This is a predicted structure of a 71-nucleotide RNA (transfer RNA) from an Abditibacteriaceae bacterium. The coordinates come from a structure-prediction model, not an experiment, and the mean pLDDT is 81. The organism belongs to Abditibacteriaceae, within Bacteria. Its Rfam family is "tRNA". The family's RNA type in Rfam is transfer RNA. From the family's description: Transfer RNA (tRNA) molecules are approximately 80 nucleotides in length.
RNA sequence: GCGAGAGUAGCUCAAUGGUAGAGCCUCAGUCUUCCAAACUGAUGACGCGAGUUCGAUCCUCGUCUCUCGCU
Numbered sequence: 001g002c003g004a005g006a007g008u009a010g011c012u013c014a015a016u017g018g019u020a021g022a023g024c025c026u027c028a029g030u031c032u033u034c035c036a037a038a039c040u041g042a043u044g045a046c047g048c049g050a051g052u053u054c055g056a057u058c059c060u061c062g063u064c065u066c067u068c069g070c071u
Stems, first nucleotide, its partner, number of pairs: 001070007010024004018054001026042005047063005
């Protein structure tokens, strides 16, 4: 330099254009003599910019970071 892939919650991952979810974590509550476990609830996220569209995590372009391959 070229090509491919990935970027979503504190972590690991979903979501094929129509209200962004799950597990673990954290906090609060219930239960328990206490702790643990269990149950209930809460907090919290689409890398950035632009475009297409009534509507974008999703499609297009650019850009940034990371990984892999080729040279």